[in-house]
Context: one part of a larger RNA
Molecule: small-subunit ribosomal RNA, 3' major domain
Organism: uncultured bacterium
RNA sequence: UGACGGGGGCCCGCACAAGCGGUGGAGCAUGUGGUUCAAUUCGACGCAACGCGAAGAACCUUACCUGGGCUCGAACGGCUUCUCAACGUUCGUAGAAAUACGGAUAUCCCGCAAGGGAGUGGAGUCGAGGUGCUGCAUGGCUGUCGUCAGCUCGUGUCGUGAGAUGUUGGGUUAAGUCCCGCAACGAGCGCAACCCUUGCCCUGUUUUGCCAUCAUUAAGUUGGGGACUCAUAGGAGACUGCCGGUGACAAACCGGAGGAAGGUGGGGAUGACGUCAAGUCAUCAUGCCCCUUAUGUCCAGGGCUACACACGUGCUACAUUGGCGCAUACAAAGGGCAGCAAUACCGCGAGGUGGAGCGAAUCCCAUAAAGUGCGUCUCGGUUCGGAUUGGAGGCUGAAAUUCGCCUCCAUGAAGGUGGAGUUGCUAGUAAUCGCGGAUCAGCAAUGCCGCGGUGAAUACGUUCCCGGGCAUUGCACA
Numbered sequence: 001u002g003a004c005g006g007g008g009g010c011c012c013g014c015a016c017a018a019g020c021g022g023u024g025g026a027g028c029a030u031g032u033g034g035u036u037c038a039a040u041u042c043g044a045c046g047c048a049a050c051g052c053g054a055a056g057a058a059c060c061u062u063a064c065c066u067g068g069g070c071u072c073g074a075a076c077g078g079c080u081u082c083u084c085a086a087c088g089u090u091c092g093u094a095g096a097a098a099u100a101c102g103g104a105u106a107u108c109c110c111g112c113a114a115g116g117g118a119g120u121g122g123a124g125u126c127g128a129g130g131u132g133c134u135g136c137a138u139g140g141c142u143g144u145c146g147u148c149a150g151c152u153c154g155u156g157u158c159g160u161g162a163g164a165u166g167u168u169g170g171g172u173u174a175a176g177u178c179c180c181g182c183a184a185c186g187a188g189c190g191c192a193a194c195c196c197u198u199g200c201c202c203u204g205u206u207u208u209g210c211c212a213u214c215a216u217u218a219a220g221u222u223g224g225g226g227a228c229u230c231a232u233a234g235g236a237g238a239c240u241g242c243c244g245g246u247g248a249c250a251a252a253c254c255g256g257a258g259g260a261a262g263g264u265g266g267g268g269a270u271g272a273c274g275u276c277a278a279g280u281c282a283u284c285a286u287g288c289c290c291c292u293u294a295u296g297u298c299c300a301g302g303g304c305u306a307c308a309c310a311c312g313u314g315c316u317a318c319a320u321u322g323g324c325g326c327a328u329a330c331a332a333a334g335g336g337c338a339g340c341a342a343u344a345c346c347g348c349g350a351g352g353u354g355g356a357g358c359g360a361a362u363c364c365c366a367u368a369a370a371g372u373g374c375g376u377c378u379c380g381g382u383u384c385g386g387a388u389u390g391g392a393g394g395c396u397g398a399a400a401u402u403c404g405c406c407u408c409c410a411u412g413a414a415g416g417u418g419g420a421g422u423u424g425c426u427a428g429u430a431a432u433c434g435c436g437g438a439u440c441a442g443c444a445a446u447g448c449c450g451c452g453g454u455g456a457a458u459a460c461g462u463u464c465c466c467g468g469g470c471a472u473u474g475c476a477c478a
Stems, first nucleotide, its partner, number of pairs: 001478002004474002007472001009470005015462002019425005026316008034307002042053002064302007077126006084119001088105007108117003129291002132289001134287001138285002140280003143276001145274001150189006156165003169180003195268004201235005210225002214223002239262001242256005318418001322377007334365003339358002344353003384415001389410007431454007
């Protein structure tokens, strides 16, 4: 000087407390461990691995296993040499295919020619290839402490020196934020602001959007209009600016006015010096090592989907604030041409036929659901719950057996609100309700990322648990 303390002091955070909802019990989905297996590819392991890499494992993917093949090779560059247009296309045979053999077909450019060029194939060679090893050789990227308020430097001063000072102290702040003081005076990276979005208003614009007034219609449908909504571009607005109080005449804090918004308005992006030899050699790049008729490469089938069990994360429930039936209201944000697909018709339905319109503020996906009204059920493992299984179908795709999703009929399991424990959340939040998208032929999505609808309770407080910041103290640690 640091690190550490079951040392004391000050301060903060859904850290506790106060509340609300979960999880731990059930069934299922998914990931992991374990076990099994020819293989169940690999990585990730406290927080910070375990719905993680994977924003899509039937084939492919695919890296694994079994079997069948190839060896200048599945792809690329150079050189030597030989041959000819070559590869290809198509047919046949063998085969699971890869592939092999045979037949047919096609036959480059320049040049009169000789010849030259380009290209393919064969042979040879330097090189190829490796999701093989090492993340403890590395780059790059990322997680984490933590959006915590810290981390440093120059000059000066002090100290023999390591170092100190500044950065400590008194206040204050979300903040090393600001003020005051001070052997310090300044500066840098962080904080804040500048950026995006949302909340009010103004101006311009007026189509595909909108409709108050005037006509018109079944309908903003049409004429028309720019008022309004929305959209789009630009501006304005919030700064402790104003008032009162407290304070040290400071910084600031408390209350108030005005205001759509008030003291960082809400949300996002933004992550200092560093820590964990944290993660990744399987995104990619890369040193060393290793394989080179195989650890490379092609193909078929299988596996990654196994199942006594254990754990994590979720979904659905256990019902009456509910289930079911009929009727009916109100979104936002997205996506669409190898696409989204309306009206119509067929089917109980999944879906099928057909195809208007739309590269979309125009058309489509597309009925939002919870809600509301009426009816029914009445505490029963039930008209709760839907697992499981049987049958019949639909769709995608060469192909749904291993191993897809969906529909209908039947079946109707566990489950009576869950032990010790444990977790999320402070406001348009939790809870609850539906909608969309990426990936994608299809889909195991209940995942993930977004969108809106309805919409709470509680916070006395900081003694305690956890994590963190500051100064201080002890120290057998470095």